A computed fold for a 108-nucleotide RNA from Poseidonocella sedimentorum, annotated as Guanidine-I riboswitch aptamer. Model confidence (mean pLDDT): 86 of 100. Of the family's consensus pairs, 100% are formed in the model. Rfam family: Guanidine-I riboswitch aptamer. Rfam links the family to the GO term regulation of gene expression. About the family: This family represents a conserved RNA structure found upstream of the ykkC and yxkD genes in Bacillus subtilis and related genes in other bacteria. It was read from a public genome assembly, where an Rfam model found it. The source organism's lineage runs through Bacteria, Pseudomonadota, Alphaproteobacteria, Rhodobacterales and Poseidonocella.
[in-house]
């Protein structure tokens, strides 16, 4: 220098915004209408570099199929799953984000 991989999902936190819903201000007799997200909130969206659960993937050992099994395909059980700084600018929904671009450019 290349190349291949560093996984999928659910749930939840950090975080976001403002279609609904509340609250608030203003108008209305009133159903209700306007504005406000430098409005706690509740629906709603949310992490490669956050958690927690599973699933898959990898070694070990033990079991069961089927003529046959170190190989196939099921099961049990015990380990593994490391590390990860990061724009600008672009895109989705209502909008806005650590959400997608993107373990990108870049940078050690």
């Nucleotide at each position: 220098g290349u190349g291949c991989a560093g996984g999928g999902c659910g749930c939840u936190u950090a975080g976001g915004g403002u279609u609904c819903c509340g609250u608030c201000g203003c108008c209305g007799c009133a159903u209700g209408g306007c504005g406000a997200g430098a409005c706690u909130g509740g629906u709603c969206c949310g992490a490669g570099a956050a958690g927690c659960g599973u699933c898959a993937c990898c070694c070990g050992c033990c079991c069961g199929g089927c003529a046959a099994a170190u190989u196939c395909c099921g099961g049990g059980u015990g380990g593994g799953c490391a590390c990860a700084c990061g724009g600008c600018g672009g895109g989705c929904c209502a909008a806005a984000a650590u959400c997608c671009c993107g373990g990108g450019a870049g940078a050690c």